Transfer RNA from Halomonas sp., 72 nucleotides, folded computationally.

[in-house]
RNA sequence: GUGGGUGUAGCUCAGGGGUAGAGCCCCGGAUUGUGAUUCCGGUGGUCGUGGGUUCAAAUCCCAUCAUCCACC
Repeated sequence: GUGGGUGUAGCUCAGGGGUAGAGCCCCGGAUUGUGAUUCCGGUGGUCGUGGGUUCAAAUCCCAUCAUCCACC
């Protein structure tokens, strides 16, 4: 340089046009003599960035950034 993958909560990842979710973590409560376990509830996201299409975009298109892989 060329081609491709990935980018979503503090971490690991779902979601493939119609109000963004799970597990772990964290906070509160119940249980317990205390703690752990278990159960219940809760906080936390301008979906890497900028444009485009659309009534409507995390999702489709273009560019760009970061990272990884292959080729040269």

It matches the Rfam family "tRNA". The family's RNA type in Rfam is transfer RNA. The prediction has a mean pLDDT of 83.